RNA sequence: CCUUAUUAAGAGCGAGGGAGGGAAUGGGCCCUUAGAUCUCGCGGCAACCUCACAGGCAGUGAAGGUGCCAAAUCCCACGGGAGUUUAUCCACCGGCAGAUGAGG
Numbered sequence: 001c002c003u004u005a006u007u008a009a010g011a012g013c014g015a016g017g018g019a020g021g022g023a024a025u026g027g028g029c030c031c032u033u034a035g036a037u038c039u040c041g042c043g044g045c046a047a048c049c050u051c052a053c054a055g056g057c058a059g060u061g062a063a064g065g066u067g068c069c070a071a072a073u074c075c076c077a078c079g080g081g082a083g084u085u086u087a088u089c090c091a092c093c094g095g096c097a098g099a100u101g102a103g104g
Base pairs, nucleotide, nucleotide: 001104002103003102004101005100006099007098012042013041014040015039016038020031021030022029025077026076027075028074043069044068045067048065049064050062051061052060053059073097078094079093080092083089084087
């Protein structure tokens, strides 16, 4: 980089550190010196790969390899679009981008 699946569920304490952070751009909203983001340790969640059982599929269990542990991937942006209050509104569907797994 390509293909494919998932992406509203779930899961926090301690130590270090000391200023912004929530992927990128814009807007909104939120977290943060009552110490965030981040790193490390421990703990936990989940079950994609894996293993055992079962087996037509489905399934049950384990937790070795990943992953994850504020908020829907925090929300919106592009296209379609039901609604009625016609709006700087909006259910819903799709797309773009991102994240993670598996394969190449």
The prediction has a mean pLDDT of 85. A computed fold for a 104-nucleotide RNA from a bovine gut metagenome, annotated as SAM riboswitch aptamer (S box leader). Rfam family: SAM riboswitch aptamer (S box leader). Gene Ontology term of the family: regulation of gene expression.